[in-house]
Predicted 3D model of a 673-nucleotide part of an RNA (large-subunit ribosomal RNA, domain II) from Prochloron sp. SP5CPC1.

Context: one part of a larger RNA
RNA sequence: GCCGGCGACUUACAGGCGGUGGCAGGUUAAGGCGUAAUUGCCGAAGCCAAAGCGAAAGCGAGUCCGAAUAGGGCCAUAGUCACUGUUUGUAGACCCGAACCCGGGCGAUCUAACCAUGUCCAGGAUGAAGCUUGGGUAAAGCUAAGUGAAAGUCCGAACCGACCAAUGUUGAAAAAUUGGCGGAUGAGGUGUGGUUAGGGGUGAAAUGCCAAUCGAGCCCGGAGCUAGCUGGUUCUCCCCGAAAUGUGUUUAGGCGCAGCGGUAAAGCAGAUUCAGAUGGGGGUAAAGCACUGUUUCCCUAAGGGCUGCGAGAGCGGUACCAAAGGGAGGCAAACUCAGAAUACCAUUUGAAGCUUUGCCAGUGAGACGGUGGGGGAUAAGCUUCAUCGUCGAGAGGGAAACAGCCCAGACCACCAGCUAAGGUCCCCAAAUGAACUCUAAGUGAGAAAGGAGGUUGGAGUCCCUAGACAACCAGGAGGUUUGCCUAGAAGCAGCAAUCCUUGAAAGAGUGCGUAAUAGCUCACUGGUCAAGGGCACCGGCGCCGAAAAUGAAUGGGGCUAAGAGUUCUACCGAAGCUGUGGACUUACUACGUAAGUGGUAGGGGAGCGUUCUGUGUGGGGUGAAGCACUAGCGGCAAGCAGGUGUGGACGGCACAGAAGUGAGAAUGUCGGC
Numbered sequence: 001g002c003c004g005g006c007g008a009c010u011u012a013c014a015g016g017c018g019g020u021g022g023c024a025g026g027u028u029a030a031g032g033c034g035u036a037a038u039u040g041c042c043g044a045a046g047c048c049a050a051a052g053c054g055a056a057a058g059c060g061a062g063u064c065c066g067a068a069u070a071g072g073g074c075c076a077u078a079g080u081c082a083c084u085g086u087u088u089g090u091a092g093a094c095c096c097g098a099a100c101c102c103g104g105g106c107g108a109u110c111u112a113a114c115c116a117u118g119u120c121c122a123g124g125a126u127g128a129a130g131c132u133u134g135g136g137u138a139a140a141g142c143u144a145a146g147u148g149a150a151a152g153u154c155c156g157a158a159c160c161g162a163c164c165a166a167u168g169u170u171g172a173a174a175a176a177u178u179g180g181c182g183g184a185u186g187a188g189g190u191g192u193g194g195u196u197a198g199g200g201g202u203g204a205a206a207u208g209c210c211a212a213u214c215g216a217g218c219c220c221g222g223a224g225c226u227a228g229c230u231g232g233u234u235c236u237c238c239c240c241g242a243a244a245u246g247u248g249u250u251u252a253g254g255c256g257c258a259g260c261g262g263u264a265a266a267g268c269a270g271a272u273u274c275a276g277a278u279g280g281g282g283g284u285a286a287a288g289c290a291c292u293g294u295u296u297c298c299c300u301a302a303g304g305g306c307u308g309c310g311a312g313a314g315c316g317g318u319a320c321c322a323a324a325g326g327g328a329g330g331c332a333a334a335c336u337c338a339g340a341a342u343a344c345c346a347u348u349u350g351a352a353g354c355u356u357u358g359c360c361a362g363u364g365a366g367a368c369g370g371u372g373g374g375g376g377a378u379a380a381g382c383u384u385c386a387u388c389g390u391c392g393a394g395a396g397g398g399a400a401a402c403a404g405c406c407c408a409g410a411c412c413a414c415c416a417g418c419u420a421a422g423g424u425c426c427c428c429a430a431a432u433g434a435a436c437u438c439u440a441a442g443u444g445a446g447a448a449a450g451g452a453g454g455u456u457g458g459a460g461u462c463c464c465u466a467g468a469c470a471a472c473c474a475g476g477a478g479g480u481u482u483g484c485c486u487a488g489a490a491g492c493a494g495c496a497a498u499c500c501u502u503g504a505a506a507g508a509g510u511g512c513g514u515a516a517u518a519g520c521u522c523a524c525u526g527g528u529c530a531a532g533g534g535c536a537c538c539g540g541c542g543c544c545g546a547a548a549a550u551g552a553a554u555g556g557g558g559c560u561a562a563g564a565g566u567u568c569u570a571c572c573g574a575a576g577c578u579g580u581g582g583a584c585u586u587a588c589u590a591c592g593u594a595a596g597u598g599g600u601a602g603g604g605g606a607g608c609g610u611u612c613u614g615u616g617u618g619g620g621g622u623g624a625a626g627c628a629c630u631a632g633c634g635g636c637a638a639g640c641a642g643g644u645g646u647g648g649a650c651g652g653c654a655c656a657g658a659a660g661u662g663a664g665a666a667u668g669u670c671g672g673c
Stems, first nucleotide, its partner, number of pairs: 001673006011091013025048003031042003052059002062074004094232002097229001101222006112196009121186001123155003126151001130147006159183003163180005198214001200210003207216001235607006245258005259363002261360008272352009287336002292332008303321002305318005366391010396407003411582004416578003422572003425557003431569001433568006444559001450544002454541005460535004471528005477501003482496003507522001511520002583597006608662001610659008619650001626646005
């Protein structure tokens, strides 16, 4: 891992409600009599009901508050006893699951410390004190050689340890092996016997160790501790069908009440929902500046600052600040002179039913999308409200794939039809359809500011056969090197001025150039040529801007339309709609017709099957159960018969009853492989 067996809402008592039955007030309990018997008969003690209201005295179909004959609160119509279903409470209370806590015991054969008594430490090195002899001294101290043997001394086996690395890591081993490493006469190692025990011991102290277990050992018991937590919870069909919100909570992943679901009954037809019409109030969006604030410029200007004159009163000046007023232009969630659409309220018409109460719930983590806001950065598959939708609990078609997007709500069957979204070259069902345009970028098939003689359309304006625009040929002069400045300044460093003449035209000069001149060129003019040309604006489709990590991705092939825009027709396309047949639910006028039948949590209804019991009726060695196979039969399903083989002794059906009553999941449990 698979297969098979086992495996989870029970039972008792009490309460609520529903159903069925008895009685109309109901009923017995203990106990007694009695029986084959849990049969039956006694037994009103007690309980519920029969009257309520008030804190109470008390009053009483009423009573309490109150001065009240006011007003208001509560009350005034049948129950009770069994059985049964469901639910609640108390019990382990659907099942499995802690870590813990407490009690009583068992442990120091591991390990920690200690006590008693034994035992072990190859070899080598260094050479303390002391002593001896010599030297030295008055004698010592001192000194040299020798002797000597000390030491938590040195090197290094046994022994003890465990610093590093590799290997090992389902190991040879639940801590080792290999190679190096530390101590090795000491606070040394070790044998045997003994002592200390669980909030206790022991500890050269690491919360270490106390039998592979230690922030409190192990065993048994309290004990089925408790678990607002996780997991699991077993047959079928039919009807309805949620919530992820408000509020409170030592509350936030739990509960209570309300909201939303189911079911039963009652009540109402004014009540509720939807649609139309009519009538309302509003202060949102947009807008506006009349208020409150804010804000840019201009005009006018009180007042102030600075300043002049004056002894002062005062009279002036001002390139400073500036109230108020006026003009032009803005802004506002906490501004509004005005002011929608929706929404909301009411009336009315129509179509649908709706409300209340009892009982039974689940939900109280929501998600995304559209719209209106707050927070954030006008970030987030972000967060938080409001409102609508979908998913949740919704299958089908489309979006390549894709809970929340688009279309559309699946009772069943059909080798029938029509459509939606979306599509119609091939993959791939359906027009390589029609008309008119655009795009050349594979744009289409990812992106901005910004950039560009891409291309196409619109609407302007200017020049033009008296010849435009471009190109080419020619001219482009004189006063003059204008004046100033300057070393120089001659069109062309800079400053000022920018005239006149000739002429078809020619600037006191557009650019290059020179030290300054020179030189080239432009404006401007003539000629050649010959028909459109210049500029700015508004659209359509394109171009650049354009870099990411394994191998490229319109879904792919591929496409110049099979891309983009406008228009038209046809077709395809879903579990949508229709057709035909069938099943069920509800309603009714019940022959039949109409409406309906997606569904998680959850509620309600109807059944199938398993074991046992009772009654009845049957089958069975001429072969029961079980097992295997089976184009058979009936049922919507759970399932039920028949046949054949095997098997070898029990078993079925009908109607009732009682449950150890249905497995695929629980890191389930036991067995097998």

RNAcentral holds the full RNA, with entries from ENA. Taxonomically the source falls in Prochloron (Bacteria, Cyanobacteriota, Oscillatoriophycideae, Chroococcales). Its Rfam family is "Bacterial large subunit ribosomal RNA". Gene Ontology terms of the family: ribosome and structural constituent of ribosome.